[in-house]
Molecule: FMN riboswitch aptamer (RFN element)
Organism: Nocardioides sp.
RNA sequence: UCGCGUGCUCUGGGGUCGGUGUAAUUCCGAGCCGGCGGUGACUGGGUGAAGGCAGUUCUCCUUCGCUCGGAAGUCCGCGACCCGCUCACAGCCAGUGAGCGGUUGACCAGGUGAAACUCCUGGACCGACGGUGAAAGUCCGGAUGGGAAGCGCACGCAG
Numbered sequence: 001u002c003g004c005g006u007g008c009u010c011u012g013g014g015g016u017c018g019g020u021g022u023a024a025u026u027c028c029g030a031g032c033c034g035g036c037g038g039u040g041a042c043u044g045g046g047u048g049a050a051g052g053c054a055g056u057u058c059u060c061c062u063u064c065g066c067u068c069g070g071a072a073g074u075c076c077g078c079g080a081c082c083c084g085c086u087c088a089c090a091g092c093c094a095g096u097g098a099g100c101g102g103u104u105g106a107c108c109a110g111g112u113g114a115a116a117c118u119c120c121u122g123g124a125c126c127g128a129c130g131g132u133g134a135a136a137g138u139c140c141g142g143a144u145g146g147g148a149a150g151c152g153c154a155c156g157c158a159g
Base pairs, nucleotide, nucleotide: 003157004156005155006154007153008152010150016030017029018028019027032137033127034126035078036077037076038075042070043069044068045067046066047065048064049063050062051061052060073125074124082102083101084100085099086098087097088096089095107123108122109121110120111119129141130140131139
């Protein structure tokens, strides 16, 4: 340094104004928000090569390469919520824990191009469960919880 394993840490944004009403941050109008990994023709920095311009260098322009970053809410994958099964604890139920499985939202048109659901332009659409004086992506609650992938740290094994 690379690979594998174990443990630990970290790990989500957003209700503003107006209207109706006895009552709404829940309805209506306009606004607001967009987790993690991948892909990505876009883009920024560094660097190399070739070519172009006047005349060497420098600078500048074009093309290509290497390298380090950024880049999709709607594409691919992951996660919480919810549901089921198995096992353990328990006399039974309830419950708790572990493992496995299921479910899990939403995008089109035009442009450019060899190629785009990713770029550009325009218009759309989506957002668990329980609660609530009235229906919630945004308020309150389970949750000072859980959590895959990933960054980082520590330890172990192998090289």